[in-house]
RNA sequence: UCCGAUGUCGCUCAACGGGAGAGCGCCUGAUUGUUACUCAGGAGAUCGGGGUUCGAGUCCCUGCAUCGGAG
Numbered sequence: 001u002c003c004g005a006u007g008u009c010g011c012u013c014a015a016c017g018g019g020a021g022a023g024c025g026c027c028u029g030a031u032u033g034u035u036a037c038u039c040a041g042g043a044g045a046u047c048g049g050g051g052u053u054c055g056a057g058u059c060c061c062u063g064c065a066u067c068g069g070a071g
Base pairs, nucleotide, nucleotide: 001070002069003068004067005066006065007064010024011023012022013021018054026042027041028040029039030038047063048062049061050060051059
């Protein structure tokens, strides 16, 4: 320099272009003599910018970061 992949709650991962969800973790409550377990409820996220579309986490362009490959 070129090519490709990935980027989503604190972590690990889902999500036909049409309600952004799960597990663990965190908070509150219940249960218990206390802690733990268990149960119920709750907070919390789409890498940045533009475009297409009635509608974008998803498609397109560009930038950034990480990883891999070629030279």
Background:
The RNA shown here (transfer RNA) has 71 nucleotides and comes from a soil metagenome. Rfam family: tRNA. Rfam's curators write: Transfer RNA (tRNA) molecules are approximately 80 nucleotides in length.